[in-house]
RNA sequence: UAUGAAAAAGGCAAACUUUCCGAAAGGUUAGGACGCAAAGCCUAGGGUCUAAGGUUAAAAAACUACGAUCGCCUGGCUACCAAGU
Numbered sequence: 001u002a003u004g005a006a007a008a009a010g011g012c013a014a015a016c017u018u019u020c021c022g023a024a025a026g027g028u029u030a031g032g033a034c035g036c037a038a039a040g041c042c043u044a045g046g047g048u049c050u051a052a053g054g055u056u057a058a059a060a061a062a063c064u065a066c067g068a069u070c071g072c073c074u075g076g077c078u079a080c081c082a083a084g085u
Base pairs, nucleotide, nucleotide: 002085003082004081011036012035016031017030020027021026034071040077041076042075044074045073046072047069048068049067053064054063055062056061
């Protein structure tokens, strides 16, 4: 440095409930643990979700990210532990 134990120390926390924020997706707070070796950070590329505003439309509705997601994948940056190789 790669790698990642049926190891140890420490860490994070899905669903669901709750508080607040938001048009929504979603985020946040407190519980709670399904899981995670980067489930730490960055929306950089792709994917996915939403559609307030905007465009089209007679309407219904359609399209659209400057919104969201890093616990969807890839990439970048940083980092605890140490059996075996």